[in-house]
RNA sequence: UCCUUGAUAGCUCAAUGGUAGAGCAUUCGGCUGUUAACCGAAGGGUUGUAGGUUCAAGUCCUACUCGAGGAG
Numbered sequence: 001u002c003c004u005u006g007a008u009a010g011c012u013c014a015a016u017g018g019u020a021g022a023g024c025a026u027u028c029g030g031c032u033g034u035u036a037a038c039c040g041a042a043g044g045g046u047u048g049u050a051g052g053u054u055c056a057a058g059u060c061c062u063a064c065u066c067g068a069g070g071a072g
Stems, first nucleotide, its partner, number of pairs: 001071007010024004018055001026042005048064005
């Protein structure tokens, strides 16, 4: 330098172009003599950055940043 792949909640990861979700964690409640476990609920998101396409973009296109792998 080129190619492939990834970036989404505090962490690990989903989401066919059509309401952004789950588990763990956190907080609150239930249960219990108490804690743990278990059950229920709540809060938490500029979907890496900047543009483009579209009625509508996490998803498609372009550039860039960062991580991983590969070629020379």

Predicted 3D model of a 72-nucleotide RNA (transfer RNA) from an uncultured Bacillota bacterium. The coordinates come from a structure-prediction model, not an experiment, and the mean pLDDT is 81. It matches the Rfam family "tRNA". By type it is a transfer RNA.